The RNA shown here (transfer RNA) has 73 nucleotides and comes from a Planctomycetota bacterium. It matches the Rfam family "tRNA". Rfam describes the family as follows. Transfer RNA (tRNA) molecules are approximately 80 nucleotides in length. By type it is a transfer RNA.

[in-house]
RNA sequence: GAGGGCGUAGCUCAGUCGGUAGAGCACGGGAUUUUUAAUCCCGGGGUCGCAGGUUCGAUUCCUGCCGCCCUCA
Numbered sequence: 001g002a003g004g005g006c007g008u009a010g011c012u013c014a015g016u017c018g019g020u021a022g023a024g025c026a027c028g029g030g031a032u033u034u035u036u037a038a039u040c041c042c043g044g045g046g047u048c049g050c051a052g053g054u055u056c057g058a059u060u061c062c063u064g065c066c067g068c069c070c071u072c073a
Stems, first nucleotide, its partner, number of pairs: 001072007010025004019056001027043005049065005
């Protein structure tokens, strides 16, 4: 330098034909227990990497850029 993949909650990740953003773990509260742990119930938490474009509407489609990984040179 060229090509490809990934970037979504604190962490690990789902979310294809564009239409209100989710799970598990973690965290907070409660129940149970003599206490802890375990179990059960409830809850908070997101500018969907950044900036533009298309669209009535974009996490999703298009373009550029940034970061990480892989391959080639």
Model confidence (mean pLDDT): 81 of 100. RNAcentral holds the sequence, with entries from ENA.